Molecule: c-di-GMP-I riboswitch aptamer
RNA sequence: GAAUCGAACGGGCAAACCCACAGAAAUGUGGUGACGCAAAACUACAGGGGCUACCGCUUCCGGCUAUGCUUGCCAGUUACCGAA
Numbered sequence: 001g002a003a004u005c006g007a008a009c010g011g012g013c014a015a016a017c018c019c020a021c022a023g024a025a026a027u028g029u030g031g032u033g034a035c036g037c038a039a040a041a042c043u044a045c046a047g048g049g050g051c052u053a054c055c056g057c058u059u060c061c062g063g064c065u066a067u068g069c070u071u072g073c074c075a076g077u078u079a080c081c082g083a084a
């Protein structure tokens, strides 16, 4: 110094609930709040998985469908600190 790894220090992010707004929904944004996170940083025309179904299709109390979402599901890319 690098890879792996995650002790310490300093800091970082922020689940659920509740409120407001947007949306057909999934969900998102802001506030509140900390369940957790060593990538919980970035990437959804980017591979797999998952969620929703306005429109459309259908054998129509139902089912199918992404062009809508999800990176806090896996993954890819980059990165702070430095004990064992």
Stems, first nucleotide, its partner, number of pairs: 005082002012037002018031005035072001041077003046071001047074002049070003056064003